[in-house]
Predicted 3D model of an 89-nucleotide RNA (Glycine riboswitch aptamer) from Paracoccus alkanivorans. It was read from a public genome assembly, where an Rfam model found it. The organism belongs to Paracoccus, within Bacteria. Rfam family: Glycine riboswitch aptamer. Rfam's curators write: This family represents the bacterial glycine riboswitch. Glycine riboswitches usually consist of two metabolite-binding aptamers domains with similar structures in tandem. The aptamers cooperatively bind glycine to regulate the expression of downstream genes. In Bacillus subtilis, this riboswitch is found upstream of the gcvT operon which controls glycine degradation.
RNA sequence: UCAAGGAAAUCGGGAGAAUCCGGCCCCGGCCGGUGCCGAAGGAGCAGCCGCCCCGGCGAACUCUCAGGCGAAAGGACCGUUUUCCGCGA
Repeated sequence: UCAAGGAAAUCGGGAGAAUCCGGCCCCGGCCGGUGCCGAAGGAGCAGCCGCCCCGGCGAACUCUCAGGCGAAAGGACCGUUUUCCGCGA
């Protein structure tokens, strides 16, 4: 100097599912009920690994605790840019 890979930040893209019913309130919200969604988070298992019956990793699968079901916000994941670390050459 290049560079596998990793972390953080910026920008862009980003799905699903009732703006349902009732009440309060009086124009913006709040409360309750039922139905529904999975791509924040969380939990569980499949699977993989190991010093092996106990641990580690653990998903977009499953659950729906949380979150969400008009807009806004959020949003796993993908791409770009910047900074840092850096297997290796």